[in-house]
A computed fold for an 88-nucleotide RNA from Tepidibacillus decaturensis, annotated as c-di-GMP-I-GGC riboswitch aptamer. Rfam family: c-di-GMP-I-GGC riboswitch aptamer. Rfam 15.1 lists 1,298 matches to the family in 717 species. It was read from a public genome assembly, where an Rfam model found it. Taxonomically the source falls in Tepidibacillus (Bacteria, Bacillati, Bacilli, Bacillaceae).

């Protein structure tokens, strides 16, 4: 060093609720645990989600498309550090 145990010590926290902020997507907090060996931190390349601004259609029906500069990392992929040490 790789790797990942019915190990130890320990961490984190999905849905869902409450309050806030956002135009939404989602975000913070706290409460909760579905689960994570990096579900610690970056955001490189993909994907995915929105469309407030723009821009286009339309018998302007206040609708429908198209579009990230949003956003998500517990969607994958990479960059980086970290705990413990059975088996290999």
């Nucleotide at each position: 060093g790789u790797c990942g145990a019915u190990a130890a010590u320990g961490g984190c926290a999905a849905a869902c609720u409450u309050a806030u902020c956002g135009a939404a997507a989602g975000a913070u907090a706290a409460g909760g645990a579905c689960g994570c060996a990096a579900a610690a931190c970056c955001g490189u390349g993909g994907g995915u989600c929105u469309a407030a601004g723009g821009g286009a259609u339309u018998u302007u029906c206040u609708a429908u498309c198209c579009u990230a500069u949003g956003a998500c990392u517990g969607c994958c992929u990479g960059g980086c550090u970290g705990c413990c040490g059975a088996a290999a």